[in-house]
RNA sequence: GGUAACAAUCGAAUAAGCCUUCAUAUAUCCUCGGUAAUAAGGACCGAAAGUCUCUACCGGAACACCGUAAAUGUUCUGACUAUGAAGGCAGGAAUCGCGACG
Numbered sequence: 001g002g003u004a005a006c007a008a009u010c011g012a013a014u015a016a017g018c019c020u021u022c023a024u025a026u027a028u029c030c031u032c033g034g035u036a037a038u039a040a041g042g043a044c045c046g047a048a049a050g051u052c053u054c055u056a057c058c059g060g061a062a063c064a065c066c067g068u069a070a071a072u073g074u075u076c077u078g079a080c081u082a083u084g085a086a087g088g089c090a091g092g093a094a095u096c097g098c099g100a101c102g
Stems, first nucleotide, its partner, number of pairs: 001010001003008001017089009026056001031047005041066002050057001058078007
């Protein structure tokens, strides 16, 4: 502001910015390729996939496991990014009051 009224419902506006806390996404996860280390080691590079989704796909800690081989595992903890919400900060606008000047 609309529906006569009531009730109820619907629509529009309440900017941008920064911070915090939430919600959703994703499980900071999964599948591979190449190279590399070897119990004082267990790493690096790349691809794909996952999200009504851009980006990211890692950091830290503890423990296990592998008897020297080619392969790692479990648990805890921490985000980042996208979108939305709430609160806050600062600021803007409008109105009112007061004061000063004209």